Transfer RNA from a soil metagenome, 74 nucleotides, folded computationally. Its mean pLDDT, the model's own confidence on a scale to 100, is 84. Rfam family: tRNA. Rfam classes the family as a transfer RNA.
RNA sequence: CGGAGCGUAGCGCAGCCUGGUAGCGCAUCAGCAUGGGGUGCUGAGGGUCGUGAGUUCGAAUCUCACCGCUCCGA
Numbered sequence: 001c002g003g004a005g006c007g008u009a010g011c012g013c014a015g016c017c018u019g020g021u022a023g024c025g026c027a028u029c030a031g032c033a034u035g036g037g038g039u040g041c042u043g044a045g046g047g048u049c050g051u052g053a054g055u056u057c058g059a060a061u062c063u064c065a066c067c068g069c070u071c072c073g074a
Stems, first nucleotide, its partner, number of pairs: 001073007010026004020057001028044006050066005
């Protein structure tokens, strides 16, 4: 320098192809059960979807640029 993949909750990931209410597991908090812990059950909170712009009635999803990480090639 060229190419590819990835970026979504504290952590690990799905959703993207085919635009239409942002989800799952773990963790956290609360309640119940226990004398307490562990554990189980029930419920709750937590997200400018890497950044900016464009298209659209509507963008995590499509387009462009940029940033970060990883891999391949030169």